[in-house]
Context: one part of a larger RNA
RNA sequence: GGAUGAACGCUAGCGGCGGGCCUAAUACAUGCAAGUCGAACGGGAUUAUUGGUAGCAAUACUGAUAUGAGAGUGGCGCACGGGUGCGUAACACGUAUGCAACCUACCUUUAACAGGGGAAUAGCUUCGAGAAAUCGAAAUUAAUACCCCAUAACAUAAAGAAAAGGCAUCUUUUUUUUAUCAAAGCUCUGGCGGUUAAAGAUGGGCAUGCGGUGCAUUAGCUAGUUGGUGAGGUAAUGGCUCACCAAGGCUGCGAUGCAUAGGGGGUCUGAGAGGAUGAUCCCCCACACUGGUACUGAGACACGGACCAGACUCCUACGGGAGGCAGCAGUAGGGAAUAUUGGGCAAUGGACGAAAGUCUGACCCAGCCACGCCGCGUGAAGGAUGACUGCCCUAUGGGUUGUAAACUUCUUUUGUAUGGGAAGAAAAGUCCGAACGUGUUCGGAGCUGACGGUACCAUAAGAAUAAGCAUCGGCUAACUCCGUGCCAGCAGCCGCGGUAAUACGGAGGAUGCAAGCGUUGUCC
Numbered sequence: 001g002g003a004u005g006a007a008c009g010c011u012a013g014c015g016g017c018g019g020g021c022c023u024a025a026u027a028c029a030u031g032c033a034a035g036u037c038g039a040a041c042g043g044g045a046u047u048a049u050u051g052g053u054a055g056c057a058a059u060a061c062u063g064a065u066a067u068g069a070g071a072g073u074g075g076c077g078c079a080c081g082g083g084u085g086c087g088u089a090a091c092a093c094g095u096a097u098g099c100a101a102c103c104u105a106c107c108u109u110u111a112a113c114a115g116g117g118g119a120a121u122a123g124c125u126u127c128g129a130g131a132a133a134u135c136g137a138a139a140u141u142a143a144u145a146c147c148c149c150a151u152a153a154c155a156u157a158a159a160g161a162a163a164a165g166g167c168a169u170c171u172u173u174u175u176u177u178u179a180u181c182a183a184a185g186c187u188c189u190g191g192c193g194g195u196u197a198a199a200g201a202u203g204g205g206c207a208u209g210c211g212g213u214g215c216a217u218u219a220g221c222u223a224g225u226u227g228g229u230g231a232g233g234u235a236a237u238g239g240c241u242c243a244c245c246a247a248g249g250c251u252g253c254g255a256u257g258c259a260u261a262g263g264g265g266g267u268c269u270g271a272g273a274g275g276a277u278g279a280u281c282c283c284c285c286a287c288a289c290u291g292g293u294a295c296u297g298a299g300a301c302a303c304g305g306a307c308c309a310g311a312c313u314c315c316u317a318c319g320g321g322a323g324g325c326a327g328c329a330g331u332a333g334g335g336a337a338u339a340u341u342g343g344g345c346a347a348u349g350g351a352c353g354a355a356a357g358u359c360u361g362a363c364c365c366a367g368c369c370a371c372g373c374c375g376c377g378u379g380a381a382g383g384a385u386g387a388c389u390g391c392c393c394u395a396u397g398g399g400u401u402g403u404a405a406a407c408u409u410c411u412u413u414u415g416u417a418u419g420g421g422a423a424g425a426a427a428a429g430u431c432c433g434a435a436c437g438u439g440u441u442c443g444g445a446g447c448u449g450a451c452g453g454u455a456c457c458a459u460a461a462g463a464a465u466a467a468g469c470a471u472c473g474g475c476u477a478a479c480u481c482c483g484u485g486c487c488a489g490c491a492g493c494c495g496c497g498g499u500a501a502u503a504c505g506g507a508g509g510a511u512g513c514a515a516g517c518g519u520u521g522u523c524c
Stems, first nucleotide, its partner, number of pairs: 001524004006520005013376006019369002021334001026332003030329003035076003040073002047066008083287003093211007102204002107200007115149004125138005155180011185192002213259003220250003225247008262284004266277004289310005312323004340366001342365003348362001349360004379410004390400004416460005424451001430445007468513005473494003479508005489496002
C1' cells in the first nucleotide's frame, strides 16, 4: 500500500447493488416450513331449493335435486428443496480412467398382453378400558388395497449344440429341451392409467492411478491382520461376513501415533513464482439432541418417519405419556459483534392432480444495520473599503482568516407539495375463428402484480433540507501563541515534558481524506 462476513470511538443527507451469529453442533416458548388426488374407493356432516303426510299454526316425519366439510382405505410425493460444518487426513474431495462386477421410480421409444375367480379390512355402527396418549371386542362394507387360477417369452434358472470375439475369470450371437413368474381399472368415450420385455435419457453405486498438512522431541505397526479354498450376503466386486488352510501385509519415497482440518471451483495479495484463505454464489461430502438398529421404498439406514438405550425438558388422576429450530422468524445464554415472531405465491422452480387448482419461510419482495462497493448532493458566477470579529507581529501600523462573508445575478440535482404512472404477464384455463379431422395445432379476444401508487415523468416555490473526522518534531503533507513545568500527559519507531515545548492541554491557522474519518484485530 492492498484486503476484510469485521468490531470500537466521533460524525452522518440520499440512492442503486450486494452482505449480515466468524462465539455455545448451547437450550429452546409461540407460529409457520410437505402435501396432494373424489377422473382409484366405501361413505357423507352441513347448507340451499323443492315435494308429500299429520296439524289451524308453530312444528314433526319422510322423499328429490344441488353442495360437498372433517376423518378413513388406496396412489404418488415426503430420499427433492432448505440448514449446519460436529466428525472426517479418508478414494472424503479434485482430476483422469475402468465396471467382461452393478442398480435406476417418474420421462421417451419399441414389441406383446390385460381372461376368470376369491377372502378380508379400515371407515361407519354398538359396546368396553383409560386422566390422557391411545387401545380392545362384536357386527358389517368398498377399491387401481390383498390373494388364487389361467395365458406368456425375448425374462430368470438348469442341461446341450454351433459360431465369433476378447481382458485372466470369460463375453456375445444363433438354436433345442425343461421348469418358474403378470396385469386394474377410471372416464366428459377423446383419453388417462395397468403388466412383461428390450433400448435410451437422467440419477446413483463400486474400483483404480495421480494430487493437495503439521510434528521423528511419534520408528516400528498389524490376527480378519495379508493371501487362498468354500459358503453366506449384496443391485454388484471384495475379509463385506463366516468355516478351514497358509504366514503373510505396511514402513525412512515416513508406516503407526498424536495434533489440526470438511474438500474443490474460487477469494485476497503479489510483476510473477509464491504466500494466505475456503463468508456470500456453484459442485461434492458429512451430520440432524447423543449412540445404535433396521423397516418401508426405485431410491434412506431417512432433519420436521419408526424402534431401543442415554442425557435433558414438559404433562399426569402417579398407573403412564409427550418432545427434539445445525428449516424461516423469534427467545434466553455466550460474545467485541451480526437483522423482522413482515407481505405474496404475481414471477421462476418443485410436489400432487386430466385440469381448475391446492401446498410451497424454496423463491420473489419489503423491514432493520454506513457492514462493503459504486454514484449523487450539501450550490454556481460575479463581488475589495481586501468590511467587522478572532488570531499573530518588529504594534499610530501590518499580516492572516479571505472572494471567504455581506451584496448582485443564476440554477433546483436533492428535499417538500400536487398531479400522472409503469415494465416485470405470458402461458395455463375461458370465449370466438381457422386448418387437419372430432381432439390436436394455429390465430384473435378477454382474465391474472406481493413489490406498489413503488420506479419513472411533469409542475410549483425557494439557496432553500444536508460536513465531518484525523493529523501538523522526523519518518510524513501541514506552525504559531497561551497554559503546564520529568507534573499532567503523548507515543507506531526514534523519542518529547525538569520555565520561552512547532512532540503534553487549549486557541488561531494549516494539511489529508470525506458521508465518512480514525483506532484495533487478521492476511499478503
Small-subunit ribosomal RNA, 5' domain from a Bacteroidia bacterium, 524 nucleotides, folded computationally. The sequence was found in a public genome assembly. Model confidence (mean pLDDT): 84 of 100.